A computed fold for a 1512-nucleotide RNA from Limnospira platensis Sp-12, annotated as small-subunit ribosomal RNA. The sequence is in RNAcentral, with records from ENA and SILVA. It matches the Rfam family "Bacterial small subunit ribosomal RNA".

């Protein structure tokens, strides 16, 4: 101290999410030791069993019991004296400490500071004083009785330091009286005298212990008060002893603590009242601190003791191991009764993720008691149990490379593991035995140690006893293989796994931490993510619609006093522990002693006076007033006013009108639409009209008038901070909406009808209620927007525009300045994630106010308040997601724009799409009908040719190291003829035959045979893949370097101006060069010229039937080589370019014509079946021979082609002219046979020499005369050929017969721009045969191109996005299905409050005097009084009945929206103009997104005007 994560990159806002630390913890896997300290977080749930609070014989009567001595005896014994002496009782002290839990408690509980002049204190300390004299009873014990127990009843008798009178009495307490002196309001202190009232115990070892009265101390408590201590306003109004006062009661003490009376207050917006949660500090964790969070253990208060209630005793309780009621429970019972309370130790069930032993010791340390000895003590010291935490130690150490084996990899070479291991040599912490042996002990000596033979020492022994977890994608150290194949799993986020997974599980290796690792949960960091320190609100989540005012915050200049804030000196306090510093003690260190200190907090006190604050007197710069002008759709009310609409009534007039993209509904011959006059009605107010004016905003527009508010400007006479903002709260408040009465011309939700459409509940059209318009009155909301709260103060300018003022400008009134106040626009500094703001701030600074804190759910639900309703306003939760969101960026993409180009359109020409055939697909068949291509860019593709072969597919027969390759090892030359069986392929056999090299050892080839490594695969996967290939497209783009500008993503160059076929060139410019593309450089074609003339050619010359031959090489050709064109030249436009239009000259003119040649990419296009190759699958078979068969099937449905549908033809005789190829397992000539296909026979050419080989269309001549034909030729039947092993399935050809659709092809569509479409034949190539098909070749040889609106497709700018798998994009909503978690709901159920009534236990207090009564008094001795018990009653009272209420939870048919969820169903709302821009607010209407009416906003495009602004 950060870091992942939104996106195709950026910035920025925002959210989850992770490293760090802590815990009374829990789970998982693992475990050697010590040391310290902690250990039911749940059920304050129930509890067996033991044990936690006793003790005191030096207070008291004494007993059983024991010994001794003695005496009796009926020999069991039993009296009596001493000595000693349990239990149990009396009576003192303790039981109120001291452990336990936190249920309750938001409170003077609790922390801090004060007060008590309103109080109490047993035992303890000091100090003064006293303790005379009596007295009656009572528990034990005894003896009787009752009961099941528990325990009670009667009788007799007996002590005390128990109880009671009497005396005595201070400075005690009461009362009275008269002083004194102080304070702090009530009053406190303190003298004198009177009366009254109250005390006391004794025990012993004779020396102490103890009683009594009063006074002081300390401790301990008790009350009161300031302060400070959780959340909720969807709790806003609480309170009847409540507030106060007077007299009384009560108390230890103030108070309504209570109780009568009086009176009406008390608290609350600086949160009362209510609900919910909650013990509260000291302190712990955390953090850089502020702060947030926590309150276990240790210490301090509190509160509670089965639940409620109640006193009682006492110094102290309303009493955890006490008593008394009520209630639950649970035990015991003889059924009548009775017992009990672990939130003490320990243990038990239970609950739970989860928490120890029914342990030793009072040895210390403390506490009760006791004179003490002691005795109690689950407090406490220990000790066990479990890694739950700190903190420490150890598992060895140093040397060792054949870098062993093993094991993982692996390119087979290796590398790792890895100095580890083995081996050598050394320690001994620790371990195991075995000797010694503590301190804790304080007491005068002496005794006395649970822990414990434990801690530590010594010596033996032996490296000996002792390593895990977790992790390895990226955050975050730390990588490979193998399985698995979107399964099985991970997984904090961000995500992995669909056959090559560093992500799952294994292994191997690392990386960390280490007796512990991890993991889950929680707190706090990180998170400036609720921001005082330290946050923000144009547009990301955020300014109330506006405007007044209350409390409250803050407030101008100068001045005096106080000193409340504020500053600063001392005091006193904030316990101890802990935190910090230092220092010591355990061998460190956790732990643990000692010593010291700050900050800051309260309280008290002294001091300063600058600010803030009070109090007073002042100014005048803020605000207000007066006064003089001014502008103006401000407001509210009355009166006039024309133009437009429609509607009546009348003339003229005839057939349409009227509407739409086109039409219909509608209107009109009963006279409409048009046009004239007339009248009527409501509404609105053209031009002026202006980023002009006024208002706080909503909002306000013909004139006049009245009445009325605000504002600017001067001027500087008043007052004298009178400001500013503004929680609550008023008031104003477009449109639509209510309500009630009115109006109602136009428009117009909702209807209704016609259109459109797949539907059309929309858009468009015709009609039309509500409403729109007025009065009076609700409503209370908008994109109510500058998406920008309000006031004040600084900080460059520039340049319109409105009002007023004004100058040194004019007579004047323009021009030119200058103030001031409004409204625009550019911009400077700065600010801003950026767009953009910029004196009208989003900029510097003050104040005061409202709001914001991931998306969704939701502005929903509930609850209140407001409203006639409509709804508004306040406003959550669960759930569920990793993002939602702002501005920029590149690109994609518009049913945006703007420029430009192509057989793209349109002009034109021919076709296809109809017809039969051919062929390919599809689809169906089949055993197979192998496989593959599928929009352009698949379908006469692969396939430049399936009868067998090809051949992959199918049936059947075979074969297994193989049909084919290496390698070993054995045999045999190779080879070649034959049987038998079989469809063949194999199978089972016979025979012939001995080869070449040669170092004699063998070797080379070939053949058969064995094992084995292996071959083999047209099997899978073109979404692992090389390589080719196709498509955009031969479109003109596609990038870099350095510079510069942006935070950045990028941008510039590459844009603009002009031109080109072209990012082709030229100008310009913060860009300057530069590459891969264009072009050219190549090939051919078109002209010249050269060179060479055979197989080529023949002008002249000789010859022939014939360029036959002599002959030549001009020419025509071949094929080498050059040569030609570059906008070069001329005019013109153009900027003086670049170009571009027009001529000249030439074969050929502006790329001459054609070919090759394919930038950076895109489509996970194609292809594993050309080839090649990862990885997966088969291995007597997915491999491999072999026959047969299919690949040629056929209702159909498409694509591409051939041939025709005729007279521009068609048959028939004549006739003419190519080019470019191919030929030896060939072309094949002449010849001669055959109607023909052939076929015999045969010469020539390996080819500019011989052959293929007659070109056809064409000319010309004849015949058909418009018809299913002398058209067309399918189809089918006979005969023949040809190849081939073999033409059945299934091959071409002839030649006879036959003679089918079809008479120019709906919708729709494809190809061409010149030697091009069109027609016409030719020829290769595959090939044994098979061509309508493919490549090529040549012959005839056209028609338009006005243009670029439109339709496709591209290129450049641009603008708009919510797209970025990029429009084939995204994306709304309803409905259906599953889950989810909620809201209402008749209810039905559980707590929880208060209140009323009824009953009322214990009990305190009063009352009563009914029954009872030792002591003291009096006494007539019968009794009586005083005091006491108990009875009775009366207030209050828990619990518990009853009723009715409020809150709060769970369930709850049905039923409401939410949310999620791989691929379900209707639509197509929204993003681009999203196809009707859209949205906000309200009405209404629809299946549903939604539509439509009103008013509004721009968060809308695109075009044109306009009016400003910059720049030249």
């Nucleotide at each position: 101290a950060g870091a992942g994560u939104u996106u195709g990159a950026u910035c920025c806002u925002g959210g989850c999410u992770c490293a760090g630390g802590a815990u009374g913890a829990a789970c998982g896997c693992u475990a050697g030791c010590g040391g310290c300290a902690g250990g039911c977080c749940u059920a304050a749930u129930a509890c067996a069993u033991g044990c936690a609070a006793g003790u005191c014989g030096u207070a008291c009567g004494g007993u059983a019991g024991a010994g001794a001595u003695u005496c009796u005896u009926u020999c069991g014994g039993g009296g009596a004296u001493c000595u000693u002496g349990a239990g149990a009782g009396u009576g003192g002290c303790g039981c109120a400490c001291g452990g336990g839990c936190g249920c309750g408690u938001a409170a003077c509980g609790c922390g801090u500071a004060u007060g008590c002049a309103a109080c109490c204190u047993g035992c303890c300390u000091g100090u003064u004083a006293c303790a005379g004299g009596g007295g009656g009873a009572u528990a034990g014990c005894c003896c009787g009785g009752g009961g099941a127990a528990a325990c009670c009843c009667g009788g007799a008798u007996u002590a005390a330091u128990a109880c009671c009178c009497c005396a005595u009495g201070g400075u005690a307490u009461u009362g009275g009286a008269c002083g004194a002196u102080g304070g702090c309001a009530u009053c406190g202190u303190u003298g004198u005298c009177c009366a009254a009232u109250u005390a006391a115990a004794g025990a012993u070892u004779u020396a102490u212990c103890g009683g009594u009265a009063a006074c002081a101390g300390a401790u301990g408590g008790g009350c009161a008060u300031g302060c400070g201590u959780a959340g909720g306003a969807u709790u806003a109004g609480c309170u009847g002893g409540u507030u106060g006062g007077u007299a009384g009661g009560g108390u230890a003490a103030c108070g309504g603590c209570c109780u009568a009376c009086c009176a009406a207050g008390g608290c609350u917006g600086u949160g009362a009242u209510c609900c919910u949660u909650a013990g509260g500090g000291g302190u712990u964790c955390u953090g850089a601190g502020a702060g947030g969070a926590a309150g276990g253990u240790c210490c301090c208060c509190c509160a509670c003791a089965c639940u409620g209630g109640c006193a009682c005793u006492g110094a102290g309780a309303u009493a955890c191991g006490g008593c008394c009621c009520a209630g639950a429970c649970u035990c015991c019972u003889a059924c009548g009764g009775g017992a009990g309370g672990c939130a003490g130790c320990a243990g038990u069930g239970g609950g739970g993720a989860a928490u120890u032993u029914u342990c030793c010791g009072c040895a210390a340390u403390g506490g009760g008691c006791g004179c003490a000895a002691g005795c109690c003590u689950g407090a406490c010291g220990g000790a066990g149990c479990a890694a739950g935490a700190c903190c420490g130690c150890g598992u060895g150490g140093g040397g060792g490379a054949g870098g062993a084996a093993g094991g993982c990899u692996c390119u087979u070479g290796g590398g790792u593991u890895g100095u580890a291991a083995a081996c050598c040599c050394c320690u001994u912490u620790u371990c195991u035995c075995a000797a010694g042996g503590a301190a804790g002990a304080a007491c005068a000596c002496a005794a006395u140690g649970a822990c414990g033979g434990u801690a530590c020492u010594u010596g033996a022994g032996g490296a000996a006893u002792a390593a895990g977890c977790c992790u390895c994608g990226g955050c975050u150290a730390a990588c490979u293989c193998c399985g698995u194949g979107c399964c099985a799993g991970c997984a904090g986020c961000c995500g992995c796994g669909g056959u090559a997974a560093u992500a799952c599980g294994g292994a191997g290796g690392a990386g960390g931490c280490a007796a512990g690792c991890g993991u889950u949960a929680u707190c706090c960091g990180g998170a400036a993510u609720g921001a005082u320190u330290g946050g923000g609100c144009g547009u990301a989540a955020a300014g109330c619609g506006u405007c007044c005012g209350u409390a409250g915050g803050u407030g101008g200049c100068a001045g005096u006093u106080c000193a409340a804030g504020u500053c600063u000196g001392c005091u006193g306090u904030c316990a101890a522990a802990g935190a910090c510093a230092g220092u010591a003690g355990c061998u460190c260190a956790a732990c643990u002693a000692c010593u010291g200190a700050a900050a800051g907090g309260c309280a008290g006190u002294g001091g300063a006076a600058a600010c803030u604050g009070a109090a007073c007197a002042g100014c005048u710069a803020g605000a207000g007033u007066a006064c003089g002008g001014u502008a103006g759709g401000g407001g509210c009310a009355g009166a006039g006013g024309g133009a437009a609409u429609u509607c009546c009534c009348g003339g003229u007039g005839u057939a349409g009108c009227g509407g739409u993209g086109a039409a219909a509904u509608g209107c009109g011959u009963a006279g409409a639409u048009a046009u004239c006059g007339g009248g009527a009605a409501g509404a609105a107010c053209a031009c002026c009209g202006g980023u002009g004016g006024c208002g706080a905003a909503a909002g306000c527009g013909c004139u006049c008038u009245g009445c009325u508010g605000g504002g600017c400007c001067g001027u500087a006479a008043c007052u004298g901070a009178c400001a500013c903002u503004g929680a609550g709260g008023g008031a104003c408040g477009a449109a639509a909406g209510c309500u009630a009465g009115g109006g109602g011309a136009g428009c117009g939700a909702a209807u209704g009808g016609g259109a459109u459409u797949a539907g059309a509940u929309a858009c468009c059209c015709c009609a039309g209620u509500a409403g729109u318009c007025c009065u009076a009155g609700c409503c209370g909301u908008a994109a109510a927007c500058g998406a920008u709260g309000g006031a004040a103060a600084c900080u460059a300018g520039g340049u319109g525009u409105a009002g007023c003022c004004u100058g040194u400008a004019u007579c004047g009134a323009c021009c030119c300045g200058g103030g001031c106040u409004g409204u625009g626009c550019c911009g400077a500094a700065g600010c801003u994630a950026a767009c953009g703001c910029g004196u009208u701030a989003a900029g510097u600074u003050u104040c005061c106010c409202g709001c914001c804190u991931g998306g969704g759910g939701a502005g929903u639900a509930c609850g209140c308040a407001c409203g006639c309703a409509a709804g508004u306003g306040u406003g959550a939760a669960a759930c569920u997601c990793a993002a939602a969101g702002g501005a920029a960026u590149u690109g994609a993409c518009g049913g945006g724009g703007g420029c430009c180009c192509g057989c793209a359109c349109a002009a034109g020409c021919g076709g296809u799409g109809g017809a039969g055939u051919a062929u390919g697909u599809g689809g169906u068949u089949u055993a197979a009908u192998u496989c593959g291509a599928u929009g352009c860019a698949a379908c006469g593709c692969g396939a430049a040719g399936a009868a067998c072969c090809u051949u992959a597919c199918c049936a059947g027969g075979g074969c297994u190291u193989g049909a084919c390759a290496u390698g070993u090892c054995c045999g045999g030359a190779a080879u070649c003829u034959u049987g038998g069986u079989g469809a063949a392929a194999g199978c089972c056999g016979a025979g012939a035959g001995u080869g070449c090299c040669u170092u004699c050892g063998g070797g080379a080839g070939c053949c058969g045979g064995a094992a084995c490594a292996c071959a083999g695969g047209u099997g899978g996967u073109g979404c692992a893949u090389g390589g080719c290939u196709g498509u955009c497209g031969u479109c003109a783009g596609c990038u870099c370097g350095u510079g510069u500008c942006g935070u950045g993503a990028g941008a510039u160059g590459u844009u603009g101006g002009g031109u080109u076929a072209a990012g082709u060139c030229c100008c310009g410019c913060a860009a300057c060069g530069a590459g891969c593309g264009c072009a050219a450089c190549c090939c051919u074609c078109g002209u010249c010229c050269u060179u060479a003339g055979u197989u080529g050619c023949c002008a002249u010359c000789a010859u022939u039937c014939a360029g036959u031959u002599g002959g030549g090489c001009a020419c025509u050709u071949u094929a080498g080589g050059g040569a030609g064109a570059c906008u070069g030249c001329c005019g013109g436009u153009g900027a003086c370019a670049a170009a571009c239009c027009g001529g000249a000259g030439g074969a050929a003119g502006g790329u001459g014509g054609g070919g090759a040649u394919g930038a950076c990419g895109u489509c996970a296009a194609g292809u594993c079946a050309u080839c090649a190759u990862g990885c997966c699958c088969c291995u007597u078979a997915c491999g491999u021979c072999c026959u047969g068969g299919g690949c040629u099937a056929c209702a159909c449905a498409c694509g591409u082609a051939c041939u025709a549908c005729a007279a521009u033809g068609g048959g028939g005789g004549g006739g003419a002219c190519a080019a470019a190829g191919g030929g030896u397992a060939g072309c094949c000539a002449a010849g001669a046979c055959g109607c023909g296909a052939g076929u015999c026979u045969g010469a020539g050419c390996c080819a500019a020499u011989c052959c293929c080989g007659u070109a056809a269309a064409c000319c010309u001549c004849u015949c058909c005369u418009c018809a299913g034909u002398u058209c067309a030729g399918a189809u089918u039947g006979c005969a023949g050929g040809c190849u081939g092993c073999a033409a059945c399935u299934c091959g071409c050809c002839u030649g006879c017969a036959u003679g089918a659709a079809g008479g120019a092809g709906g919708a729709a569509u494809c190809g061409c721009u010149a030697g091009u479409a069109a027609u016409c034949g030719c020829a290769g190539g595959u090939c044994a045969g098979c061509a309508u098909a493919c490549u090529g070749c040549g012959g005839u040889g056209a028609a338009u191109c006005c243009g670029u609106u439109c339709c496709c497709g591209g290129g450049c700018c641009u603008u708009g996005u919510a797209c970025a798998c990029a429009c084939c994009g995204c994306c709304c909503g309803u409905c259906a299905c599953a889950c989810c978690a909620u809201g209402g709901a008749a209810g039905u159920u559980a707590g929880c409050c208060a209140c009323g009534c009824c009953c009322g236990a214990a009990g305190u207090c009063g009352u009563u005097a009914c029954u009872c009564u030792a002591a003291c008094c009096g006494u007539u001795c019968g009794c009586g009084g005083a005091g006491g018990a108990g009875g009775a009653u009366g207030c209050c009272g828990a619990a518990g009945g009853c009723a009715g209420g409020g809150c709060u939870g769970a369930u709850g048919a049905c039923u409401g929206g939410g949310g999620u969820g791989a691929a379900g169903u209707c639509g197509u709302a929204a993003c681009a103009a999203g196809g009707u821009a859209g949205c906000c607010g309200u009405a209404c209407c629809g299946g549903a997104a939604g539509g439509u009416g009103u008013g509004g906003c721009u968060g809308g495009a695109u075009c044109a005007c306009c009016u400003c602004c910059u720049u030249u």